[in-house]
Context: one part of a larger RNA
RNA sequence: CUGGGUGUAAAGGGAGCGCAGGCGGACGGGCAAGUUGGAAGUGAAAACUAUGGGCUCAGCCCAUAAAUUGCUUUCAAAACUGGUGGCCUUGAGUAGUGCAGAGGUAGGUGGAAUUCCCGGUGUAGCGGUGGAAUGCGUAGAUAUUGGGAGGAACACCAGUGGCGAAGGCGGCCUACUGGGCACCAACUGACGCUGAGGCUCGAAAGCAUGGGGAGCAAACAGGAUUAGAUACCCUGGUAGUCCACGCCGUAAACGAUGAAUACUAGGUGUUGGGGGAUUGUCCCCCUCAGUGCAGCAGCUAACACCAUUAGUAAUCCAGAGGGGGAGUGCGACAGCAAGGUUGAAACUC
Numbered sequence: 001c002u003g004g005g006u007g008u009a010a011a012g013g014g015a016g017c018g019c020a021g022g023c024g025g026a027c028g029g030g031c032a033a034g035u036u037g038g039a040a041g042u043g044a045a046a047a048c049u050a051u052g053g054g055c056u057c058a059g060c061c062c063a064u065a066a067a068u069u070g071c072u073u074u075c076a077a078a079a080c081u082g083g084u085g086g087c088c089u090u091g092a093g094u095a096g097u098g099c100a101g102a103g104g105u106a107g108g109u110g111g112a113a114u115u116c117c118c119g120g121u122g123u124a125g126c127g128g129u130g131g132a133a134u135g136c137g138u139a140g141a142u143a144u145u146g147g148g149a150g151g152a153a154c155a156c157c158a159g160u161g162g163c164g165a166a167g168g169c170g171g172c173c174u175a176c177u178g179g180g181c182a183c184c185a186a187c188u189g190a191c192g193c194u195g196a197g198g199c200u201c202g203a204a205a206g207c208a209u210g211g212g213g214a215g216c217a218a219a220c221a222g223g224a225u226u227a228g229a230u231a232c233c234c235u236g237g238u239a240g241u242c243c244a245c246g247c248c249g250u251a252a253a254c255g256a257u258g259a260a261u262a263c264u265a266g267g268u269g270u271u272g273g274g275g276g277a278u279u280g281u282c283c284c285c286c287u288c289a290g291u292g293c294a295g296c297a298g299c300u301a302a303c304a305c306c307a308u309u310a311g312u313a314a315u316c317c318a319g320a321g322g323g324g325g326a327g328u329g330c331g332a333c334a335g336c337a338a339g340g341u342u343g344a345a346a347c348u349c
Base pairs, nucleotide, nucleotide: 006318007303008302012317014201015200016199017198021194022193023192025088027086029084031082033081034080035077036076037075038074039073040072041071042070049065050064051063052062053061054060091191092188093187094186096183097182098181099180103177104176105175106174107173108172109171110154115149116148117147118146119145120144121143125136126135162169163168206247207246209244210243211242215241216240220236221235222234223233258316259315261313262312263311267293268292269291270290271289272288273287274286275285276284298305322349323348324347331342332341333340
């Protein structure tokens, strides 16, 4: 480099939007850049190859042919690609009528529980563990009851249920707002797919400034355990967890499975629509969009996957090429820093 590959062996970018680029629906017309065919010129000689010949053979040498896969000019062809003009509606989008939803942002509000404070009742224990101890308690704890404060999270409903591009989203109400699905077939008429760079979003932890701080809890302290115990267990406990604004840009960011399209047995559950049948909102039948299960063909090294494909095709992007050294060093870029992105080599097996 190639054959061949990227669920688990090396390999899918965390996700989206999108410039360039690549690729792109049906039917006529005309052009002829690509494409195909013919002709002409050129493609030095030597060499190579083929055939024949000369040295007694061979090396060597000679002749002819072929080749020189190319370039230029010209004449044609018009299937495909391209460019051009026309037309179409099935791809894509718009309008209309409905529908479901923890989609987002902001504001308000509710109850349970934990903790703390005040009061009542009440008395010697409570707490914790494998067993204990540290700890709390006669200055009245734990328990129970009335009142108050404050913060955080929302039991049941709840569901291989829903929504979102991913990260993610769950009490209730209001306002603003994004997307989706079904039906319809009025409108536009290929307006599409992908997408190097780029831009935006991006859990947790962490950082900066100012608030907040109930519970939990890195660090830390003490008690245990142990040969030791810088742990596991226990009692405490600060950052943090929460809010506002700004950074960081990473995760087993996972379905370890890039996006979009078409096609390829059926069965069964569930969510949201539409249609039929029906007295009927039930049941049943058909259908579209999701989400699960088992499974035929096919595929696979096997496990498994199997219309939500890892099947059959074709488009675009990303990334891999033995293990270690190493996601390290150097350089560069962005960052307040932490650290991130890009990303080697020597050497070694």